[in-house]
RNA sequence: CGAGUCAGCUGGGCAAUUGCUAUCUCUCGCUCUUUGUUUACCGCUUGAUGGUUUAUGAGGAAAGAGGUGGAGGAAAGUCCGGGCUCCAUAGAGCAGGGUGCCAGGUAACACCUGGGGGGUGCGAACCCACGGCUAGUGCAGCAGAAAGUAAACCGCCUGAUCUCGGCCUUAGGGCCCUAGGUUGGGUAAGGGUGAAAUGGUGCGGUAAGAGCGCACCGCGCGACUGGUAACAGCUCGCGGCAAGGUAAACCCCACUCGGAGCAAGGCCAAAUAGGAAUCCUUUAGUGUGGCUCGCAUUGGAUUCGGGUAGGCCGCUACAAGCCUGUGGCGACACAGGUUGCAGAUGAAUAAUUGUCCUCGACAGAACCCGGCUUAUAGGCUGACUCCCCCA
Numbered sequence: 001c002g003a004g005u006c007a008g009c010u011g012g013g014c015a016a017u018u019g020c021u022a023u024c025u026c027u028c029g030c031u032c033u034u035u036g037u038u039u040a041c042c043g044c045u046u047g048a049u050g051g052u053u054u055a056u057g058a059g060g061a062a063a064g065a066g067g068u069g070g071a072g073g074a075a076a077g078u079c080c081g082g083g084c085u086c087c088a089u090a091g092a093g094c095a096g097g098g099u100g101c102c103a104g105g106u107a108a109c110a111c112c113u114g115g116g117g118g119g120u121g122c123g124a125a126c127c128c129a130c131g132g133c134u135a136g137u138g139c140a141g142c143a144g145a146a147a148g149u150a151a152a153c154c155g156c157c158u159g160a161u162c163u164c165g166g167c168c169u170u171a172g173g174g175c176c177c178u179a180g181g182u183u184g185g186g187u188a189a190g191g192g193u194g195a196a197a198u199g200g201u202g203c204g205g206u207a208a209g210a211g212c213g214c215a216c217c218g219c220g221c222g223a224c225u226g227g228u229a230a231c232a233g234c235u236c237g238c239g240g241c242a243a244g245g246u247a248a249a250c251c252c253c254a255c256u257c258g259g260a261g262c263a264a265g266g267c268c269a270a271a272u273a274g275g276a277a278u279c280c281u282u283u284a285g286u287g288u289g290g291c292u293c294g295c296a297u298u299g300g301a302u303u304c305g306g307g308u309a310g311g312c313c314g315c316u317a318c319a320a321g322c323c324u325g326u327g328g329c330g331a332c333a334c335a336g337g338u339u340g341c342a343g344a345u346g347a348a349u350a351a352u353u354g355u356c357c358u359c360g361a362c363a364g365a366a367c368c369c370g371g372c373u374u375a376u377a378g379g380c381u382g383a384c385u386c387c388c389c390c391a
Stems, first nucleotide, its partner, number of pairs: 002386009012356007020070008031061007040052003072362001076373002079371005084261004091293004096257005101115005116130001117128004131252002136250002138246002153191002155187009165176004199217006218241001219239005224233003265313004275304006284298004318340001320339008
């Protein structure tokens, strides 16, 4: 210099004009409205305190002026976990679901941090659906002899027999060597097939071989040491040892799990039809996933028909953000200080002009928070790794 890995910030800027929305302050003598006191009139005084009007105090609405604020790192996906609300006084079991190395963090989690094991990469780093195949059942095409207790296709050794060749001979036959054929036995070291072939290398041994024996490695069991643990060990001992793979196959084991959801759920106002019919009804029915038991309760289910769809709350002060200190490898915890950062409801933050530049990606809150996953132009910063060159 270049190429990478991990983490963080930003996500067009500035100015002017016109607009939208939340909240706060001011004006309100013109408009509307609530309430207290008060003037006058009418009514009432029968279990009355009403209606209109004058003045005034305290509010509100509308309007006007001004100040402050106004989408995200993912607001997306709706994949997890909760807060909150209701069922509701609400338990147990079974089925079913979720998670799956160890130790911590957290309100909690399938998340995060650290460690162990396995894998990818030269490396910085990254990934893991990481309990159990010695509880049981299943599955593995084709090829191959054979894919889990077996097995012999080629080959090697060996017995018998036949053929070819050679030698001897009493011409019946005998012997030897090489090669070939048939058949019996031994073998799994060599070769082949396959993703995978029943431990590996070497030495000895054997007719030829084989853990058949031995040494080392590997594997299993036990002890010891280190570590909270998962695990680790060029520590020790015993054993020739073979129990293959697959659980993101069924299954077994450990831990864990009510449901529905802001269109949850409350309040106010208004309107209607306290509607009609059918079925079951205490040995029954109903009660927010299924079944059973328990508990509570006394009605429940279905069909037809009618009214309303307005306003307010929930709705943003929270397991909240930021800074400092202490503790911790870290996630984070504790203490102190400081800030208040959108609350719309057919859905607000925009439009125009000028100018600068890195020329602008993915993309818009709707109860809230902690995560994960996916999409993402360009720019900036820090740490680390690798190649090349120079000193």
The RNA shown here (Bacterial RNase P class A) has 391 nucleotides and comes from a Pseudomonadota bacterium. It matches the Rfam family "Bacterial RNase P class A". Rfam classes the family as a ribozyme. The model forms 97% of the base pairs in the Rfam consensus. The organism belongs to Pseudomonadota, within Bacteria. The sequence was found by an Rfam model in a public genome assembly.